[in-house]
The part of an RNA shown here (large-subunit ribosomal RNA, domain VI) has 266 nucleotides and comes from a Chloroflexota bacterium. The full RNA is in RNAcentral, with records from ENA. Its Rfam family is "Bacterial large subunit ribosomal RNA". Rfam links the family to the GO terms ribosome and structural constituent of ribosome. The coordinates come from a structure-prediction model, not an experiment, and the mean pLDDT is 85.

Context: one part of a larger RNA
């Protein structure tokens, strides 16, 4: 802008795209077969390889606005505590997110038409002859079946609910024209497990959408000050202490003012 009012869901599948992968060992069976060495077909089952998706419980990585250690130095007037800066200064850990070497999943089974082949039944040609009529078996391949996108599939599909027959001008009505609304929708705004923009997805005071705050989880390891033991460095104790980014519940304190659209049905 189109899908003949105007909207909100939930779908149908043209059509196009992905996936299709293989080992071993075990049983059947030391069986058929073979003098013997040997050694199956068919059928059951198990664990793997790579490769795909998905996800963070577990095991690990990171994890520059978390925690504790500790060198050097300059400041905080000096102890004492700390604060810059040196690669986050170095080291030791590590919440959420992101992640693979971590976990979990998948290739399958069926079904139709066939290759190449292999067959029934049969003339042509009294035979034979899978073929000329007819009828069958037959592949990781082909259509289906799985997993995705998909009605601008212009042949523009379907269900189902919601809004409704305003007002004014024109015109004989009505198609026009303008306004103000329904349902809805967008712009604004708060904001995310979505995001390159954009889209998507929750929120918007009738409200927990983000911040803060208040409890909790997880980290980190037992903080400052005081006491107390030691001459002291240092240990004890108040102490599972303090401090603590994303994680969970909760709580209107702060911040989510508000605004423009949008049908009368050839």
């Nucleotide at each position: 802008c189109g899908u003949a009012g105007g909207g909100g869901a939930u779908u149908u599948g043209a059509a196009g795209g992905g996936a299709g992968c293989u080992a071993u060992u075990c049983u059947u069976a030391g069986u058929a077969c073979g003098a013997g060495a040997g050694g199956a077909c068919c059928g059951g089952a198990a664990u793997g390889g790579a490769c795909a998706g998905a996800c963070c419980u577990c095991u690990g990585g990171u994890g520059u606005g978390c925690c504790a250690g500790u060198u050097g130095u300059u400041c905080c007037g000096c102890c004492a505590g700390g604060a810059g800066c040196a690669u986050c200064g170095c080291u030791g850990g590590g919440u959420a997110g992101c992640u693979a070497u971590g976990u979990c999943u998948g290739g399958c089974a069926g079904a139709g038409a066939u290759a190449a082949c292999c067959g029934c039944u049969g003339a042509a040609a009294g035979c034979a002859u899978c073929u000329a009529a007819g009828c069958g078996g037959g592949a990781a391949g082909c259509u289906c079946g799985c997993c995705c996108u998909g009605a601008g599939a212009u042949a523009a599909g379907a269900u189902c609910c919601c809004c409704c027959a305003c007002u004014g001008g024109a015109u004989u009505a009505a198609a026009c024209c303008a306004g103000g609304u329904a349902a809805g929708a967008c712009c604004g705004c708060c904001g995310g497990g979505a995001g390159a923009a954009u889209a998507c997805c929750g929120g918007u005071u009738g409200g927990a959408u983000a911040g803060g705050c208040g409890g909790g989880a997880g980290g980190u390891g037992u903080a400052c000050g005081c006491a107390c033991a030691g001459c002291a460095a240092u240990g004890u104790g108040u102490u599972a202490a303090g401090c603590u980014g994303a994680c969970c519940c909760g709580u209107a304190c702060u911040a989510a003012u508000g605004g423009u659209c949008g049908a009368g049905g050839g």